[in-house]
RNA sequence: GCCUGGGUAGUUGAGCGGUUAAAACGCCGCGCUCAUAACGCGGAGGCCGCGGGUUCAAAUCCCGCCCCAGGCA
Numbered sequence: 001g002c003c004u005g006g007g008u009a010g011u012u013g014a015g016c017g018g019u020u021a022a023a024a025c026g027c028c029g030c031g032c033u034c035a036u037a038a039c040g041c042g043g044a045g046g047c048c049g050c051g052g053g054u055u056c057a058a059a060u061c062c063c064g065c066c067c068c069a070g071g072c073a
Stems, first nucleotide, its partner, number of pairs: 001072007010025003018056001027043005049065005
C1' cells in the first nucleotide's frame, strides 16, 4: 500500500430501511435473610466511530476519513 471483517449502554452483544434500539453481566433501590451471597421485583443508563450523500423515512444503503482485528505483498 491492497483485501476482508468489525466500531451500538461501564463490559459483552442483537438489530441488516419503517411504532418507543433487544438481552446478559455490572450499577442503584426494594423484598427475602440474624447477616452476606444467591434468588425475586422495580429502575437508571446508548441517538448507534466522525463527516457527507441517497430516501417520505437510515444504526441499517452509498462515499470519504479515523480506530481495531485478520490476511496479501